[in-house]
A computed fold for a 73-nucleotide RNA from Butyrivibrio sp., annotated as transfer RNA. The source organism's lineage runs through Bacteria, Clostridia, Lachnospirales, Lachnospiraceae and Butyrivibrio. The sequence is in RNAcentral, with records from ENA. Its Rfam family is "tRNA". Rfam classes the family as a transfer RNA.
RNA sequence: UCCGACAUAACUCAGCUGGGAGAGUGUCUCUCUUACAAAGAGAAAGCCGCAGGUUCAAACCCUGCUGUCGGAA
Numbered sequence: 001u002c003c004g005a006c007a008u009a010a011c012u013c014a015g016c017u018g019g020g021a022g023a024g025u026g027u028c029u030c031u032c033u034u035a036c037a038a039a040g041a042g043a044a045a046g047c048c049g050c051a052g053g054u055u056c057a058a059a060c061c062c063u064g065c066u067g068u069c070g071g072a073a
Stems, first nucleotide, its partner, number of pairs: 001072007010025004019056001027043005049065005
């Protein structure tokens, strides 16, 4: 320098023909218990890496950039 993959909640990830943002773990509250753990119920938490474009509508399509990983020279 070039090529490819990835970036979504505190963590690990799903969301695969464009239209509702989600799961598990964790955190907080309540129930249960003498108490703790376990179990059950509920809640908070993400403008989907950044910026533009296409579209009635973008996490999803296109372009550029940033970061991580891998490969070629």